[in-house]
């Protein structure tokens, strides 16, 4: 780092929809029963859109400090008209600016929001 086990949080069963399914109940269907197909009404699995929330898939930000390059100040060498000039890797101070920089922190773009499954960052054991 891969793989397998096991453990594993949080947060609306939330609103619309001439929107697709399922299931059901009326009428069409008049006198027993069935009836294919069609309307209507409920059901509410999906789906989109809205709002309102979680964070622990993945993605974004950033704190010591690193690195570079720029200014200042020191130090040092050389040089002279003697306190100025000039010079650099001197692993000096200080300051700007860029860049690098972690989380279970932040964001909330994905993504998630009854249980139950699924997912799960992280943890333990085993293999490789």
């Nucleotide at each position: 780092c891969u793989c397998g086990c096991u453990g594993g949080a949080g947060a609306g069963a939330g609103g619309c929809g001439c929107g697709c399914a399922u299931c059901g109940g009326c009428c069409g269907a008049c006198g027993c029963a069935c009836g294919a197909c069609g309307g209507c009404c409920g059901u509410g699995g999906c789906c989109g859109c809205c709002c309102a929330c979680c964070g622990a898939a993945g993605g974004g930000g950033c704190a010591a400090g690193g690195u570079g390059c720029c200014g200042c100040c020191g130090g040092c060498g050389c040089a002279c008209a003697a306190g100025u000039g000039c010079g650099g890797a001197c692993g000096g101070g200080c300051g700007g600016c860029a860049c690098c920089g972690a989380a279970u922190c932040u964001c909330u773009c994905a993504g998630g929001u009854a249980a139950a499954g699924c997912g799960g960052a992280c943890a333990g054991c085993g293999a490789g």
Glycine riboswitch aptamer from uncultured Rubrivivax sp., 128 nucleotides, folded computationally.
Model confidence (mean pLDDT): 77 of 100.
Of the family's consensus pairs, 90% are formed in the model.
The sequence is in RNAcentral, with records from MGnify.
Its Rfam family is "Glycine riboswitch aptamer". Rfam links the family to the GO term glycine biosynthetic process.
Lineage of the source: Bacteria > Pseudomonadati > Burkholderiales > Sphaerotilaceae > Rubrivivax.